The RNA shown here (c-di-GMP-I riboswitch aptamer) has 97 nucleotides and comes from a soil metagenome.

């Protein structure tokens, strides 16, 4: 790949263990998958932790200048998730016109 046959996979959600967190696992459940089989190699995404700017709030100290805390954001450095986000690898079931 056909409205074929055999057969697999399991999104949300429920419960239980595991992780700080993204999430994992194991049971039920299917929204869906033709690799929804494995590999985090690139590109986005996610999540922790760390300086760094920047915004507000606050408290200290005042004449100001300035300092300490929180929250929230940027880009970025570190450690991880996720293959059902796209790309890459790599291995494989049935098969008719």
């Nucleotide at each position: 790949g056909a409205u074929a046959a055999a057969g697999g996979c399991a999104a949300a959600c429920c419960u239980g263990c595991c992780g700080c967190g993204a999430g994992g696992u194991a049971g039920g459940g299917a929204c869906g998958c033709a690799a929804a089989g494995c590999c985090g190699a690139g590109a986005g995404u996610c999540u922790c932790c760390g300086g760094u700017c920047g915004a507000u709030u606050u408290c200290g100290a005042u004449a100001g200048a300035c300092g300490g805390a929180a929250u929230c954001g940027a880009a970025u450095g570190g450690a991880g998730a996720a293959a059902g986000u796209c790309u890459g690898g790599u291995u494989g079931c049935c098969g008719a016109a």